Predicted 3D model of a 127-nucleotide RNA (FMN riboswitch aptamer (RFN element)) from Pseudoclavibacter endophyticus.
The sequence is in RNAcentral, with records from Rfam.
The source organism's lineage runs through Bacteria, Bacillati, Actinomycetes, Micrococcales and Pseudoclavibacter.
Rfam family: FMN riboswitch aptamer (RFN element). Rfam links the family to the GO term FMN binding.
RNA sequence: ACAUGCUUCGGGGUCGGUGAAAAUCCGAGCCGACGGUGAUAGCCCGUGAGUCCUGUUCCCUUGGUACCGGACCGAUCUGGUGGAAUUCCAGGGCCGACGGUCAAAGUCCGGAUGGGAGGACGCAUGU
Numbered sequence: 001a002c003a004u005g006c007u008u009c010g011g012g013g014u015c016g017g018u019g020a021a022a023a024u025c026c027g028a029g030c031c032g033a034c035g036g037u038g039a040u041a042g043c044c045c046g047u048g049a050g051u052c053c054u055g056u057u058c059c060c061u062u063g064g065u066a067c068c069g070g071a072c073c074g075a076u077c078u079g080g081u082g083g084a085a086u087u088c089c090a091g092g093g094c095c096g097a098c099g100g101u102c103a104a105a106g107u108c109c110g111g112a113u114g115g116g117a118g119g120a121c122g123c124a125u126g127u
Base pairs, nucleotide, nucleotide: 001127002126003125004124005123006122007120008119009118014028015027016026017025029107030106031096032095033047034046035045036044042094043093050072051071052070053069055067056066058064059063076092077091078090079089080088098110099109100108
């Protein structure tokens, strides 16, 4: 350094107004997982969470479980600096799963004390 196993870590954010009722509407705020990239990224490329489906495995078989695969799954421009930046600086924009709710949710509650891309400048073994 690489490989395998184990251990461990692994998502943020609200106030006011109206109203019978809203952390959901309106106004003003706030937030930004992981890897990559000539240079630091919510909106460049890709991954993850979620939903649906084929197949296979197993079980206590109208169903459930695990795994391979497939489908669906958001958003950026202008100027500046520079060798190099849709990543920095200045300015202006935009986006945000599913279920729930006296009223429509990125921000509240829930599945979730879950799962998870991936990280460890942790441990062990091997080369």